[in-house]
Context: one part of a larger RNA
Molecule: small-subunit ribosomal RNA, 5' domain
Organism: uncultured prokaryote
RNA sequence: GAAUGAACGCUGGCGGCGUGCUUAACACAUGCAAGUCGAGCGCGAAAGCGACUUCGGUCGUGAGUAGAGCGGCGAACGGGUGAGUAACACGUGGACAACCUACCUGGGAGCGGGGGACAACUCGGGGAAACUUGAGCUAAUACCGCAUACGGUUGCACCUUCGUGGAGGCGUAAGGAAAGAAGGAAAGGUGGCUUCGGCUGCCGCUCCAUGAGGGGUCCGCGUCUGAUUAGCUAGUUGGUGGGGUAAUGGCCUACCAAGGCGACAAUCAGUAGCCGGCCUGAGAGGGCGAUCGGCCACACUGGAACUGAGACACGGUCCAGACUCCUACGGGAGGCAGCAGUGGGGAAUAUUGGACAAUGGGCGAAAGCCUGAUCCAGCAACGCCGCGUGGAGGAUGAAGGCUUUCGGGUUGUAAACUCCUGUCAGAUGGGACGAAAAGGUUUCGGUUAAUAUCCGGAACCGCUGACGGUACCAUCAGAGGAAGCCCCGGCUAACUCCGUGCCAGCAGCCGCGGUAAUACGGAGGGGGCAAGCGUUAUUC
Numbered sequence: 001g002a003a004u005g006a007a008c009g010c011u012g013g014c015g016g017c018g019u020g021c022u023u024a025a026c027a028c029a030u031g032c033a034a035g036u037c038g039a040g041c042g043c044g045a046a047a048g049c050g051a052c053u054u055c056g057g058u059c060g061u062g063a064g065u066a067g068a069g070c071g072g073c074g075a076a077c078g079g080g081u082g083a084g085u086a087a088c089a090c091g092u093g094g095a096c097a098a099c100c101u102a103c104c105u106g107g108g109a110g111c112g113g114g115g116g117a118c119a120a121c122u123c124g125g126g127g128a129a130a131c132u133u134g135a136g137c138u139a140a141u142a143c144c145g146c147a148u149a150c151g152g153u154u155g156c157a158c159c160u161u162c163g164u165g166g167a168g169g170c171g172u173a174a175g176g177a178a179a180g181a182a183g184g185a186a187a188g189g190u191g192g193c194u195u196c197g198g199c200u201g202c203c204g205c206u207c208c209a210u211g212a213g214g215g216g217u218c219c220g221c222g223u224c225u226g227a228u229u230a231g232c233u234a235g236u237u238g239g240u241g242g243g244g245u246a247a248u249g250g251c252c253u254a255c256c257a258a259g260g261c262g263a264c265a266a267u268c269a270g271u272a273g274c275c276g277g278c279c280u281g282a283g284a285g286g287g288c289g290a291u292c293g294g295c296c297a298c299a300c301u302g303g304a305a306c307u308g309a310g311a312c313a314c315g316g317u318c319c320a321g322a323c324u325c326c327u328a329c330g331g332g333a334g335g336c337a338g339c340a341g342u343g344g345g346g347a348a349u350a351u352u353g354g355a356c357a358a359u360g361g362g363c364g365a366a367a368g369c370c371u372g373a374u375c376c377a378g379c380a381a382c383g384c385c386g387c388g389u390g391g392a393g394g395a396u397g398a399a400g401g402c403u404u405u406c407g408g409g410u411u412g413u414a415a416a417c418u419c420c421u422g423u424c425a426g427a428u429g430g431g432a433c434g435a436a437a438a439g440g441u442u443u444c445g446g447u448u449a450a451u452a453u454c455c456g457g458a459a460c461c462g463c464u465g466a467c468g469g470u471a472c473c474a475u476c477a478g479a480g481g482a483a484g485c486c487c488c489g490g491c492u493a494a495c496u497c498c499g500u501g502c503c504a505g506c507a508g509c510c511g512c513g514g515u516a517a518u519a520c521g522g523a524g525g526g527g528g529c530a531a532g533c534g535u536u537a538u539u540c
Stems, first nucleotide, its partner, number of pairs: 001540004006536005013387006019380002021345001026343003030340003035073003040070002043067001048061005080298003090222007099215003104211001107208005112146001114144002121136006148184001150183001159171001188203006224270003231261003236258008273295004277288004300321005323334004351377001353376003359373001360371004390420004400411004424481001426476005434467001439461008484529005489510003495524005505512002
């Protein structure tokens, strides 16, 4: 000098864009943060209103609505944090002939015919509650057989290709055997036409092979400090058989062999998420890894599996532990490192805000619903950038202050005063972009028997804004509301007076102060930066 997620002191007008628990991965009150589908399925209220009434009630409507349940998809994304991890975790470059992939894409084939349940519901039991249990009824795109189709496993033979140390893969053709041991459907939903026979659109389902995107595994190289850590290792290193996985492999297991790693730093200990990048520097290098983006790991602590295409799962399950809460003492409930917010810790870090209008995500045929992702608003000079606090004229060089050699000098065109301007803030009025979709009508093309329907295109019409009456524009008034901080011995730009008297104090280094202190304190003057200025901490 530059820089910071900064803090502290003094001061503080406005705007734009960013940023904001670096400490206790400490504990958390409260609200919200993941739902959706009635075009998969069966049930199914009430208030209110109306009518009737023997005044007990009944019927209709509300309404096949609300609601829960079965079922499907999602919940493995998005969001948070950096505790652990020195490791194929990450970066980079490769390999898989050792692998998986829901939804999506384009292609091919199919969607036949049966069965038995379980919730919800009804009746009953237990319990303080959480909840649980028995009997009975019922539907499906829930579940289970069968057919069809193909695929898969093993063995033999042939051909082609790739690769080669062995075997393995693909395709074609032909034949045989075994075992069923593993595998499929939705006869679905909703429209249109119908002569009721059927035809057809969309959504959905099953299988095969394909692509895209996503993931899994393996390998080369790179990746902090310590030798005052020199030896480490028994599933350890390798082989065979078996198991397991989507898949290779001591991943696991039985047996066999005795190996494997290490001064090119094993092992141990300490520290640490890694990278794109950021800061500095002429560069080489050094330091860092906030925000944003990629990857990884974690979700009170430890362990485990289930479901599923995908988890060993932040707002799922089970077990153990610590802590907190409820209890009828028998037993139960919980997990903010999601968004706000609270306590605590700390030098220190914000609102228990608005909206789904946009972008994106989940579900749905769609309308739409959900979305603390996101977009906005609030707080903070925390940072960067921009603007303003007025402009021109004005010498009797006014008064006052300070100083003086008492003549003066300086503050100083500074002020007053005159003439202007109108940024920002203030008031009044107008007032956006961000919005294109969706939807409706007409028409063209495709599908079709069809001018229905459905899908795609075009034209016209037309709904939707949290921010926000905000940005912006116009008008009004009036210099009116808006300057501080640090320094002045040298380094280092800027000097005098008074007070103090090695005291009080200053100080980054050198050093000042003991009676004339440009170094302490005050004043006048000056220098620097400026809505900031200094100090502290840290990095280069």